[in-house]
RNA sequence: UACCCCAUCGUCUAAUGGUAGGACACUACGCUCUGAACGUAGGAAUUGUGGUUCGAAUCCAUGUGGGGUAA
Numbered sequence: 001u002a003c004c005c006c007a008u009c010g011u012c013u014a015a016u017g018g019u020a021g022g023a024c025a026c027u028a029c030g031c032u033c034u035g036a037a038c039g040u041a042g043g044a045a046u047u048g049u050g051g052u053u054c055g056a057a058u059c060c061a062u063g064u065g066g067g068g069u070a071a
Stems, first nucleotide, its partner, number of pairs: 001070007010024004018054001026042005047063005
C1' cells in the first nucleotide's frame, strides 16, 4: 500500500427488513440463625456519519478501531 473479515448491555452470545432477547455478573426482595446455593423482580447495549425503505442491528456508501493475507 492492496485485498478480506469483525464491531450488539460490565463480559459472552442471539435476533427472516417489523417489540433489541438470553446467560453470567450487578442491584433489590424472598428464603436462611448468618452466608452460599436457590427463587422473584429490576437497571443496562446495536462503533460514527450519510443514503435506500412505510420501517434498518440487518441492505448500500464512507470514516474510525481491531484482526488476517500478500508485497